Predicted 3D model of a 353-nucleotide part of an RNA (small-subunit ribosomal RNA, central domain) from Candidatus Rehaiarchaeum fermentans. Its Rfam family is "Archaeal small subunit ribosomal RNA". Its Rfam clan is "SSU clan". The organism belongs to Candidatus Rehaiarchaeum, within Archaea.

Context: one part of a larger RNA
RNA sequence: CUGGGUCUAAAGCGUCCGUAGCUGGCUAAAGACAUACGCACUUAAAUUGCUUGGCUCAACCAAGCAGCUGGUGCGUAUAUUCUUUAGCUAGGGGUCGGGAGGAGGGAAGGGUACUCCAUGGGUAAGAGCCAAAUCUACCGAGCCAUGGAAGACCGGCAGUGGCGAAGGCGCUUCCCUAGAACGAACCCGACAGUGAGGGACGAAGGCUGGGAGAACGAACCGGAUUAGAUACCCGGGUAGCCCCAGCAGUAAACGCUGCUCACUAAGUGUUGCAAUUCCCUCGUGGAAUUGCAGUGCUUAAGCGAAGGCGUUAAGUGAGCCACCUGGGGAGUACAGCCGCAAGGCCGAAACUU
Numbered sequence: 001c002u003g004g005g006u007c008u009a010a011a012g013c014g015u016c017c018g019u020a021g022c023u024g025g026c027u028a029a030a031g032a033c034a035u036a037c038g039c040a041c042u043u044a045a046a047u048u049g050c051u052u053g054g055c056u057c058a059a060c061c062a063a064g065c066a067g068c069u070g071g072u073g074c075g076u077a078u079a080u081u082c083u084u085u086a087g088c089u090a091g092g093g094g095u096c097g098g099g100a101g102g103a104g105g106g107a108a109g110g111g112u113a114c115u116c117c118a119u120g121g122g123u124a125a126g127a128g129c130c131a132a133a134u135c136u137a138c139c140g141a142g143c144c145a146u147g148g149a150a151g152a153c154c155g156g157c158a159g160u161g162g163c164g165a166a167g168g169c170g171c172u173u174c175c176c177u178a179g180a181a182c183g184a185a186c187c188c189g190a191c192a193g194u195g196a197g198g199g200a201c202g203a204a205g206g207c208u209g210g211g212a213g214a215a216c217g218a219a220c221c222g223g224a225u226u227a228g229a230u231a232c233c234c235g236g237g238u239a240g241c242c243c244c245a246g247c248a249g250u251a252a253a254c255g256c257u258g259c260u261c262a263c264u265a266a267g268u269g270u271u272g273c274a275a276u277u278c279c280c281u282c283g284u285g286g287a288a289u290u291g292c293a294g295u296g297c298u299u300a301a302g303c304g305a306a307g308g309c310g311u312u313a314a315g316u317g318a319g320c321c322a323c324c325u326g327g328g329g330a331g332u333a334c335a336g337c338c339g340c341a342a343g344g345c346c347g348a349a350a351c352u353u
Base pairs, nucleotide, nucleotide: 003325004324005323006322007307008306012321014201015200016199017198021194022193023192025088026087027086028085029084030083031082032081034080035077036076037075038074039073040072041071042070048066049065050064051063052062053061054060091191092188093187094186095184096183097182103177104176105175106174107173108172109171110154111153115149116148117147118146119145120144121143125136126135162169163168206247207246208245209244210243211242216240220236221235222234223233258320259319260318261317262316263315266298267297268296269295270294271293272292273291274290275289276288277287278286279285302309303308326353327352328351336345337344338343
């Protein structure tokens, strides 16, 4: 000496499930591949150490002995580790109970608004802007009333509130499906953690086929602005946005913070469940305290380059995976795999600095 790192400097896979692998709770017994010890053999010579000897000494050289490291065989030990057997319940799973939830899928029903149509009323403007114009309107608009059609959306309640692995999820009711928390301590008895490959899910936009098309609106066409205006502003408007079936597989997919477990001061909100006490108009009510689980804020210690983090860690430790190694070239080229395509995944080098 036997790396250091990954919130913001390069670096956590978008998320989860899971194969191999790696890692793995308590007790007892047996065994011994690991591990440790002993012995033997071996580990070329030179090199290293010791003792002698030879060059006048030394360096150097020679002889003898020893040693290092690794290997093989035999024997011993069994704390650890591993294997087998038997058990345990603190991890994990199951069961039961009453609750919470915009969790997912399907069906039915509803609501206001926008737009359009019809009818009636009604008259000269409407719309738009900093100002205008394009635009709409006497073929009667805009406005008012009644009726109808169609599509999309789901106000207030709404909350650093809830649920979900993430993406994400918000009108009402019903059906189907899944998960989490709390409580009971009844059952199983380490069945677990992570997870290379692999699989599934995955916003918006995009693609294929079929529908639908109100509002909005890339592209596009006008009107303005301007030196110009391929923009910002205004009038229109096609794809798209919506539905069904498939493809695609990416995002500042962000907490820019991988998952699991343990430990380490407090304070104060809030959500769910439970227990205790009190109030009560006795209800699925209200309040306080405590426990567990979530979600916020302020902070001790500690950490950090600082900003800051701080029991929801970026603190202290353990296990497993992924990733980084100056900037540019470049997430490019080539090859391969995937895709209808767009492109995605994997991913260099020369050269330059």